[in-house]
Context: one part of a larger RNA
Molecule: small-subunit ribosomal RNA, 3' major domain
Organism: Candidatus Nealsonbacteria bacterium CG10_big_fil_rev_8_21_14_0_10_36_23
RNA sequence: AGACGGGGACUCACACAAGCGGUGGACCAUGUGGCUUAAUUCGACAACAAGCGAGGAACCUUACCAGGGCUCGACAGGCUAGUGAAAGUCUUGAGAAAUCAGGAUGUACCCACAAGGACACUAGUCCAGGUGCUGCAUGGUUGUCGUCAGCUCGUGUCUUGAGAUGUACGCUUAAGUGCGGUAACGAGCGCAACCCUUACCCUGUGUUUUAAUUGUCACAGGGGACUGCCUCGGAUAACGGGGAGGAAGGCGAGGAUGACGCCAAAUCAGCAUGGCCCUUUGAUGCCCUGGGCUGCACACGUGGUACAAUGGGGCCGACAAUGGGUCGCUAAGGAGAAAUCCGGAGCUAACCCCAUCAAACGGCCUCUUAGUUCGGAUUGAGGUCUGAAACCCGACCUCAUGAAGCCGGAAUCGCUAGUAAUCGCCAAUCAGCCAUGUGGCGAUGAAUAUGUUCCUGAGUCUUGUACU
Numbered sequence: 001a002g003a004c005g006g007g008g009a010c011u012c013a014c015a016c017a018a019g020c021g022g023u024g025g026a027c028c029a030u031g032u033g034g035c036u037u038a039a040u041u042c043g044a045c046a047a048c049a050a051g052c053g054a055g056g057a058a059c060c061u062u063a064c065c066a067g068g069g070c071u072c073g074a075c076a077g078g079c080u081a082g083u084g085a086a087a088g089u090c091u092u093g094a095g096a097a098a099u100c101a102g103g104a105u106g107u108a109c110c111c112a113c114a115a116g117g118a119c120a121c122u123a124g125u126c127c128a129g130g131u132g133c134u135g136c137a138u139g140g141u142u143g144u145c146g147u148c149a150g151c152u153c154g155u156g157u158c159u160u161g162a163g164a165u166g167u168a169c170g171c172u173u174a175a176g177u178g179c180g181g182u183a184a185c186g187a188g189c190g191c192a193a194c195c196c197u198u199a200c201c202c203u204g205u206g207u208u209u210u211a212a213u214u215g216u217c218a219c220a221g222g223g224g225a226c227u228g229c230c231u232c233g234g235a236u237a238a239c240g241g242g243g244a245g246g247a248a249g250g251c252g253a254g255g256a257u258g259a260c261g262c263c264a265a266a267u268c269a270g271c272a273u274g275g276c277c278c279u280u281u282g283a284u285g286c287c288c289u290g291g292g293c294u295g296c297a298c299a300c301g302u303g304g305u306a307c308a309a310u311g312g313g314g315c316c317g318a319c320a321a322u323g324g325g326u327c328g329c330u331a332a333g334g335a336g337a338a339a340u341c342c343g344g345a346g347c348u349a350a351c352c353c354c355a356u357c358a359a360a361c362g363g364c365c366u367c368u369u370a371g372u373u374c375g376g377a378u379u380g381a382g383g384u385c386u387g388a389a390a391c392c393c394g395a396c397c398u399c400a401u402g403a404a405g406c407c408g409g410a411a412u413c414g415c416u417a418g419u420a421a422u423c424g425c426c427a428a429u430c431a432g433c434c435a436u437g438u439g440g441c442g443a444u445g446a447a448u449a450u451g452u453u454c455c456u457g458a459g460u461c462u463u464g465u466a467c468u
Base pairs, nucleotide, nucleotide: 001468002467003465004464005463007462008461009460010459011458012457013456015452016451019415020414021413022412023411026305027304028303029302030301031300032299033298034296035295042053043052064291065290066289067288068287069286070285073127077126078125079124080123081122082121083120084119088105089104090103091102092101093100094099109116129278130277132276133275134274138272139271140267141266142265143263145261150189151188152187153186154185155184156165157164158163169180170179171178195255196254197253198252200223201222202221203220204219205218206217226249229243230242231241232240233239307408311367312366313365314364315363316362317361323354324353325352328347329346333342334341335340374405379400380399381398382397383396384395385394421444422443423442424441425440426439427438
């Protein structure tokens, strides 16, 4: 100088408290461990792994396993020699396919021809190839402390020196934010602001919209909030309490933005890359078929649905926003009990469609406390769709079946306002989908905070130390 303390002082944070809703019990989905397996590919493991990489494992993906094949190779460039236009299309045989052996068709740039170029194939060669190892050789990227307020430098000063000072102190702030003061004076990276979205107003424009230059719409530009005004407190300062006006008030709300560093944190399987290893025979390379990644005595994590009457069922009625669409979204109309099918209008979309754009909600009827008209797992049967192909291993519809479950031990999580909770809608990926996941969008819309003693974490100063 740091680090640590079941030392101290001060301060902060959904850290506790005050509240609301959950998890832990049930069933299911999903990830992980374990077990099993020919293989159950690999990585990630306190916080910072476990609905994570994966924003789509039937084949493919795919890296794993079994079997069948190839060895200049599935892919790139160069050289030598030879052959031919090549590609494409159709097709025969063997085969699980890869592949092998054929057949038919088809033709060309410069050019009179030849030679040549380009392309393809064959043989050879320099080489290719590797999701093989090392994240403790690395780049790049990322997590975390933490959007915490810190981390440093120049000169000067102090000290024998390591070093200190600046950055301590008082007040203040979300903030090393400011003000005052001061052997310090300045500066840099951070903070804040500049950026985006949103709440109010104005102007302009008008594809869509409207009868209409109509507008609670869209787009573009501008204004507006700055402690600016009043008052009280305060050192007259910074600032704090209250008020007016205002759509908005003291950082208006949200996002993006992540200092010096820590964890030899994560990633050689996104990519790149040093080194090492495999490459001619049973390859750690490449192709294919099938299987596996979905396996199930069990354990853990994250979720979904419930256990009911603030509810279940039936009929009727109302109100959104974000988005997506031409190999696509698919209307009207028709068939079906439904999934869906037929149909084909419109739309390269403010125009048409998904999408009557919604559900919770409101009205009426019913059920009357029961393992039930709660709950829907599981199983049987029949169908629909995607796709060469749903056995392993897809989703959906209908009928039947109707399990556990009557609010969950110890323990534990989230949240301070348009938030929690409840409700549905859209999208990415995607042929289809195991999505209850993820990213967004709107609808309805609370309770509580006396406070900082305690738990956890963090910051500043200080103190102790046998630690570095």